[in-house]
RNA sequence: GCACGCGUGGCGAAGUAGUCAACGCGAUCGGCUGCAACCCGAUUAUUCUCAGGUUCAAAUCCUGACGCGUGCU
Numbered sequence: 001g002c003a004c005g006c007g008u009g010g011c012g013a014a015g016u017a018g019u020c021a022a023c024g025c026g027a028u029c030g031g032c033u034g035c036a037a038c039c040c041g042a043u044u045a046u047u048c049u050c051a052g053g054u055u056c057a058a059a060u061c062c063u064g065a066c067g068c069g070u071g072c073u
Stems, first nucleotide, its partner, number of pairs: 001072007010025003018056001026044006049065005
């Protein structure tokens, strides 16, 4: 330099156009307990890397940029 794939909460990860962005771990608060652990409940993304476009509607489709990974030269 070229090709392909990926980028979603603190971390892992589902969702691939439709009304509320699952789930697990963690964290915080509460319950339980003599105190903890375990267990139970609640809260934790005003928005999906960034910018533009398509659409009535975009995390999802298209274009560009940035970052990461794999392969080729």
This is a predicted structure of a 73-nucleotide RNA (transfer RNA) from an archaeon. Rfam family: tRNA. By type it is a transfer RNA. The coordinates come from a structure-prediction model, not an experiment, and the mean pLDDT is 81. RNAcentral holds the sequence, with entries from ENA.